Model confidence (mean pLDDT): 80 of 100. Predicted 3D model of a 72-nucleotide RNA (Glycine riboswitch aptamer) from uncultured Dialister sp. RNAcentral holds the sequence, with entries from MGnify. The source organism's lineage runs through Bacteria, Bacillati, Negativicutes, Veillonellales and Dialister.

RNA sequence: CCUCUGGAGAGCCUGGAAACGGGCACCGAAGAAGCAGGGAUUUCCCUUAUCUUUCAGGUCAAAGGACAGAGG
Numbered sequence: 001c002c003u004c005u006g007g008a009g010a011g012c013c014u015g016g017a018a019a020c021g022g023g024c025a026c027c028g029a030a031g032a033a034g035c036a037g038g039g040a041u042u043u044c045c046c047u048u049a050u051c052u053u054u055c056a057g058g059u060c061a062a063a064g065g066a067c068a069g070a071g072g
Stems, first nucleotide, its partner, number of pairs: 001072006011024005025059003031055001032053003037046003
């Protein structure tokens, strides 16, 4: 990296067949961003997360999905 399996959380109203749109609220497990800390030394550099933010994404299902197991 590939395949298979498991895989959470959070909603209502309204227009619409649905997709989607509007309003307010909410979730955190794609991604993104920030920080702890460390080094040098006084101004810079490096850098982790399942923490924080919620930009993106998501709140029927589907899809997606961090992470885990098995196989290659």